[in-house]
Context: one part of a larger RNA
RNA sequence: AGCAUUUGGUGGAUGCCCUGGCAUUAGGAGACGACGAAGGAAGUGGAAGACUGCUUAAAGCCUCGGGGAGUUGUCAAUCAAGCAUUGAUCCGGGGAUUUCCGAAUGGGGAAACCCACUCAAGUAAAUCUUGAGUAUCCUUAUCUGAAUACAUAGGGUAAGGAAGUUAACGGCGUGAACUGAAACAUCUAAGUAGCGCCAGGAAAAGAAAACGAAUGUGAUUCCCUUAGUAGUGGUGAGCGAAACGGGAACAGCUUAAAACUUGUGUUGUGCAAGCGUGUACGCGUUGCAAUACAAGGGAAGUGGGAAAUAAUUCUGGAAAGUACAUUUUUCAGGCCAUUACAUCUAAUUCAAUUGAAGAUUCUGGAAAGGAUCACCAUAGAAAGUGAUAGUCUUGUAGAUAAAGAAUUAGACGGUUUGGUGUUAUUCUCCCAAGUACCAUGGAGCACGUGAAAUUCUGUGGGAAUCUGCCCCGACCAUGGGGUAAAGCUAAAUACUACCUAAUGACCGAUAGUGCACAAGUACCGCGAGGGAAAGGUGAAAAGAACCCCGGAAGGGGAGUGAAAUAGAACUUGAAACCAAAUGUUU
Numbered sequence: 001a002g003c004a005u006u007u008g009g010u011g012g013a014u015g016c017c018c019u020g021g022c023a024u025u026a027g028g029a030g031a032c033g034a035c036g037a038a039g040g041a042a043g044u045g046g047a048a049g050a051c052u053g054c055u056u057a058a059a060g061c062c063u064c065g066g067g068g069a070g071u072u073g074u075c076a077a078u079c080a081a082g083c084a085u086u087g088a089u090c091c092g093g094g095g096a097u098u099u100c101c102g103a104a105u106g107g108g109g110a111a112a113c114c115c116a117c118u119c120a121a122g123u124a125a126a127u128c129u130u131g132a133g134u135a136u137c138c139u140u141a142u143c144u145g146a147a148u149a150c151a152u153a154g155g156g157u158a159a160g161g162a163a164g165u166u167a168a169c170g171g172c173g174u175g176a177a178c179u180g181a182a183a184c185a186u187c188u189a190a191g192u193a194g195c196g197c198c199a200g201g202a203a204a205a206g207a208a209a210a211c212g213a214a215u216g217u218g219a220u221u222c223c224c225u226u227a228g229u230a231g232u233g234g235u236g237a238g239c240g241a242a243a244c245g246g247g248a249a250c251a252g253c254u255u256a257a258a259a260c261u262u263g264u265g266u267u268g269u270g271c272a273a274g275c276g277u278g279u280a281c282g283c284g285u286u287g288c289a290a291u292a293c294a295a296g297g298g299a300a301g302u303g304g305g306a307a308a309u310a311a312u313u314c315u316g317g318a319a320a321g322u323a324c325a326u327u328u329u330u331c332a333g334g335c336c337a338u339u340a341c342a343u344c345u346a347a348u349u350c351a352a353u354u355g356a357a358g359a360u361u362c363u364g365g366a367a368a369g370g371a372u373c374a375c376c377a378u379a380g381a382a383a384g385u386g387a388u389a390g391u392c393u394u395g396u397a398g399a400u401a402a403a404g405a406a407u408u409a410g411a412c413g414g415u416u417u418g419g420u421g422u423u424a425u426u427c428u429c430c431c432a433a434g435u436a437c438c439a440u441g442g443a444g445c446a447c448g449u450g451a452a453a454u455u456c457u458g459u460g461g462g463a464a465u466c467u468g469c470c471c472c473g474a475c476c477a478u479g480g481g482g483u484a485a486a487g488c489u490a491a492a493u494a495c496u497a498c499c500u501a502a503u504g505a506c507c508g509a510u511a512g513u514g515c516a517c518a519a520g521u522a523c524c525g526c527g528a529g530g531g532a533a534a535g536g537u538g539a540a541a542a543g544a545a546c547c548c549c550g551g552a553a554g555g556g557g558a559g560u561g562a563a564a565u566a567g568a569a570c571u572u573g574a575a576a577c578c579a580a581a582u583g584u585u586u
Stems, first nucleotide, its partner, number of pairs: 001585009015571001016536002020507002022504007029496002031165002039101003042055003046079002049075003061095006070083003106115003116134007136162009169200001170198005180187001184234001210217002221248004231239002252488003255432001260296010273286001274283002276326006301466001303431004307426006314333007334420004341413001343411008352400003358373005374391002376380001382394003437461007447473001468483005523530002543570001546557004
């Protein structure tokens, strides 16, 4: 020095564990904010710091409920000083306080700072103290008010609203590249990612100018199927429907136009006109025409509405200058539907309460284990307790509970709003215009310009009004379906930052979230940003009094403990690596 064995050291794998994660299900909630949010800064405790809570009323204040013996949050002990059966700490409801920054909003600003003004109160007074107010934009109302006479612009005041934040889901706008095509250019990736705007608890869509050919269906949305079909495609890579059918859920409505009526304004005209008509009386800027605005009126594809003519009809009242007659219009009731709000009832949520049944003995440090004999069960889910507990503790099944707050549903009252004739006939009027449509340039439709319809749009042209117009995949005829150019609409659908409950052939500390620990921390970066490592004594600290070596660290005794090779560098304690002893080889 090598090899082997043994005993140790080092190291922290492995096993075991879980106050942490991950995924999913059901229900709730789906927002917060000028009544100052989200997020922060600085303070705040008897004793340094960090976390949590709170805000000069500062680990808290008031009040209403619950609860019942300890308690002054955590790391985290210790001491001090308190509180508490006259009910504390604690849990829930409501309220008060809530510094400064931050949309930040009196002005400024290098966030958490600086500097004001107005009014009121305090005071003899103030430059002092306290309180309130003072940003911008929009809407409404109102006061003023230029060039410039009326006016308008502008200015002021008051009230109301907006702003900013937020996980995914939604709508609209804008819009890549890597990649695939085994290269690459049309194409693909993809209308994806990104960016911008705008919302809601959902959004969007939506009551046929639909589908497509059946003896038809009858708003929209979503799922299954149709179907990787029909198609499309450097006919490459790829892209890729629809109807029918089966389900989920179901809900339908309102305007614009036309005649006419009413009101207001303007213009013209009229005063022997006109005031529904007839007669009488009365009135005298009341009339007539045009035009603009507003209100009433008025809706459908068996086309509808208006108007005119004819027939028919619930009740009562009023008006059209007055009286009588007549006609027309209108209101109310009744009937149907809709809805703000109040009250009541019920349910749910936000603290909780009650809640069955076991002993002896053996082993052991400890019984929940073994043995013996019992008991409960609408409860043998689970967790804890010195090893494995239905009957020890917390619970569980079941049964109950609210002073207060919130949500939902229903009932009744009752406000608002809407509807309320029918039939027949047709000379007439109306039925959404720079629209439909055409040409051209694009886009979007599964559809790449193609035979390319249907949809949207830049540019140019440019209709018709029901004997109309659009569609049925170029186009034409026949036949069929529908009624564009205005609008609203619940449910079925999408998502989960957040709350409650539950589940797992999910992980178990190099895993599972980046974070089981003072983690978005330490640390890095000017910054945007990047971003860790780090769990386990023991049942209980009983955490080793005292003695010895040593400056200490560290050790040897003693003691605790079941165990100290469980001694805080603490569960188990693999391997690499190191050392010692023994054997053996050279």
Large-subunit ribosomal RNA, domain I from a Candidatus Babelota bacterium, 586 nucleotides, folded computationally. The coordinates come from a structure-prediction model, not an experiment, and the mean pLDDT is 81. It matches the Rfam family "Bacterial large subunit ribosomal RNA".